Predicted 3D model of an 80-nucleotide RNA (c-di-GMP-I riboswitch aptamer) from a Nitrospiraceae bacterium. Rfam family: c-di-GMP-I riboswitch aptamer. About the family: GEMM was predicted in a large-scale screen for bacterial structured RNA regulatory elements. The coordinates come from a structure-prediction model, not an experiment, and the mean pLDDT is 86. Lineage of the source: Bacteria > Pseudomonadati > Nitrospiria > Nitrospirales > Nitrospiraceae.
[in-house]
RNA sequence: UCCCGAAAAAGCCAAACCCUUCGUGAGAGGGGGACAGAAAGCAGCGGGUCUUACAUAAGCAAGAUAGCCGGGCUGCCGAA
Numbered sequence: 001u002c003c004c005g006a007a008a009a010a011g012c013c014a015a016a017c018c019c020u021u022c023g024u025g026a027g028a029g030g031g032g033g034a035c036a037g038a039a040a041g042c043a044g045c046g047g048g049u050c051u052u053a054c055a056u057a058a059g060c061a062a063g064a065u066a067g068c069c070g071g072g073c074u075g076c077c078g079a080a
Base pairs, nucleotide, nucleotide: 004078005077012037017032018031019030020029021028022027035067041073042072045070046069047068048065049064050063051062052061054059
């Protein structure tokens, strides 16, 4: 350094739910709150799922989801 992930250390993050804002919507931002997470850091490349519009029927387009999966980039620590 790489692989790997501990009954280690320092920490990080934040599900559902509640309040509020934005959005037609899926959902997203802020605050509270903790289910969980070894990349639950970043980013829509490929799938999946969801929403909207058109179709009415297959589907196509746009959007959402990174805490659905795979892949990509970066990162703390150092036991076996």